[in-house]
RNA sequence: AAAGUCGGCCAGGCAAUCGCUGGAUACGCAAGUAUCGGGAGGAAAGUCCGGGCUCCAUUGGGCAGGAUGCCAGCUAACGGCUGGGUGCUAUACGGUCGCAAGACGAAAGUUGAACGACUCAAGGCAACGGAAAGUGCAACAGAAAAUAAACCGCCGAUGGCCCCGCAAGGGGAUCAGGUAAGGGCGAAACGGCGAGGUAAGAGCUCACCGCGCUGGCGGUAACGUUCAGCGGCAUGGCAAACCCCAUCCGGAGCAAGACCAAAUAGGGAAGCUGAGGCGUGGCCCGCGCUGCUUCCGGGUAGGUUGCUUGAGCCUGUCGGUAACGGCAGGCCUAGAGGAAUGAUUGCCGAACCUCGCAAGAGGGGAACAGAACCCGGCUUAUCGGCCGGCUUUCCAC
Numbered sequence: 001a002a003a004g005u006c007g008g009c010c011a012g013g014c015a016a017u018c019g020c021u022g023g024a025u026a027c028g029c030a031a032g033u034a035u036c037g038g039g040a041g042g043a044a045a046g047u048c049c050g051g052g053c054u055c056c057a058u059u060g061g062g063c064a065g066g067a068u069g070c071c072a073g074c075u076a077a078c079g080g081c082u083g084g085g086u087g088c089u090a091u092a093c094g095g096u097c098g099c100a101a102g103a104c105g106a107a108a109g110u111u112g113a114a115c116g117a118c119u120c121a122a123g124g125c126a127a128c129g130g131a132a133a134g135u136g137c138a139a140c141a142g143a144a145a146a147u148a149a150a151c152c153g154c155c156g157a158u159g160g161c162c163c164c165g166c167a168a169g170g171g172g173a174u175c176a177g178g179u180a181a182g183g184g185c186g187a188a189a190c191g192g193c194g195a196g197g198u199a200a201g202a203g204c205u206c207a208c209c210g211c212g213c214u215g216g217c218g219g220u221a222a223c224g225u226u227c228a229g230c231g232g233c234a235u236g237g238c239a240a241a242c243c244c245c246a247u248c249c250g251g252a253g254c255a256a257g258a259c260c261a262a263a264u265a266g267g268g269a270a271g272c273u274g275a276g277g278c279g280u281g282g283c284c285c286g287c288g289c290u291g292c293u294u295c296c297g298g299g300u301a302g303g304u305u306g307c308u309u310g311a312g313c314c315u316g317u318c319g320g321u322a323a324c325g326g327c328a329g330g331c332c333u334a335g336a337g338g339a340a341u342g343a344u345u346g347c348c349g350a351a352c353c354u355c356g357c358a359a360g361a362g363g364g365g366a367a368c369a370g371a372a373c374c375c376g377g378c379u380u381a382u383c384g385g386c387c388g389g390c391u392u393u394c395c396a397c
Base pairs, nucleotide, nucleotide: 001393002392003391004390005389006388007387008386009385010384012348013347014346015345016344017343018342020039021038023036024035025034026033027032041368045379046378048377049376050375051374052373053253054252055251056250065249066248067247068246069245070084071083072082073081074080085128086126087125088124089123094119095118096117097116098115102111103110104109129244130243134242135241136238137237151183152182153179154178155177158176159175161172162171163170164169191209192208194206195205196204210233211231212230213229214228215227216225217224218223257305258304259303260302267296268295269294270293271292272291276290277289278288279287280286312331313330314329315328316327317326318325319324352363353362354361355360
């Protein structure tokens, strides 16, 4: 420098005019008026996780139910983040091999584009505890899908059959049977490969590789191991099937909750007037309903609050690989309630388009989106631009 990859930041600017909202100050009895300064986001979104806060419930423990699940750390907490481990995986340049157009050469030969195969980076992905606790499942294909299995193939030693032979024995077919080496099916077929062995075969035996177990060593751990020994190999896959193990989880949410509190109706207490009225009844007693005033409490409409100073932001420094934390200094940065945060005009304007060899000229005109108690995350949407880390290759010194 180029290409790739990962991450961070910004996300139209300025001015004028007219509005909206809430704050401070001044004036005003009030309604309100004036001035000054404030007024959306990286996702305000989805409401998917986790917390704060509030009310209700709650002795403690268990069952049921739900969530999470490699290890360590961070954190108020998390299903988040950081670092690490393990497994899987994509290609670029390059490399190796194959093939070889062409070039050079008298020849031998040298070199070698394109193409193909393999290999290979930063990276990407992972619900990544347990399949030797138990139960269960496996489409299609296939003979067989898990106490393995005989379709093709191979063999047919052994037992039987046929032929030759006096016999010993030899030959043949393959009925029983043997065989998991080879073919075929499949996502997956009970380690790989070579040798021995065998009738043919087979971890049946052996070497190497792989795998498992035990110990040592390294690591906080997950795990690793070029170390030592043991085991012929035993435990095929699925837990995003039930299940088992470990850890965590009370419920509802700002329409939570708190305060003030009208009219009307109803409730309670005291007093007052009359000693009534109405109903029941033949009448009396009795029983039920009924008046006025004051006070009290509940509660509806309505209003106030919760409401924005907070796990806050910025800068510096220290510790830490990092996430993050400590310390010091500075800052206050929306708070509405059917719901403000807007509109118009002017200037400037990136991407992009057209013309041009170029310089440049003309056009063009800013993505997704809109707080509602507050935070930490995740996910999703997003025109463009800037910056940085890492990897590979090339060049210069």

Annotation
Bacterial RNase P class A from Dechloromonas hortensis, 397 nucleotides, folded computationally. Rfam family: Bacterial RNase P class A. By type it is a ribozyme. The model forms 92% of the base pairs in the Rfam consensus. Its mean pLDDT, the model's own confidence on a scale to 100, is 78. The sequence was found by an Rfam model in a public genome assembly. The organism belongs to Dechloromonas, within Bacteria.